A computed fold for a 72-nucleotide RNA from a Candidatus Adlerbacteria bacterium, annotated as transfer RNA.
Its mean pLDDT, the model's own confidence on a scale to 100, is 83.
Its Rfam family is "tRNA". Gene Ontology term of the family: triplet codon-amino acid adaptor activity.

RNA sequence: GGGCGCGUAGCUCAGCGGUAGAGCCGUCGUCUUAUACACGACUGGUCGAAGGUUCGAUCCCUUCCGCGCCCA
Numbered sequence: 001g002g003g004c005g006c007g008u009a010g011c012u013c014a015g016c017g018g019u020a021g022a023g024c025c026g027u028c029g030u031c032u033u034a035u036a037c038a039c040g041a042c043u044g045g046u047c048g049a050a051g052g053u054u055c056g057a058u059c060c061c062u063u064c065c066g067c068g069c070c071c072a
Stems, first nucleotide, its partner, number of pairs: 001071007010024004018055001026042005048064005
């Protein structure tokens, strides 16, 4: 330099163009003499950035940024 993939909660990841979810973590409660386990509830997101298409974009298109793989 060329090609491809990924970027979503603190972490690991889902998410047919129509109000963004799960598990773990955290907090609280039930249980226990107490802790742990288990069970229940809750909290937590400018969906990497900026534009474009669209009535409507995490999703489609373009350009950047970061990370990874392959080729040279």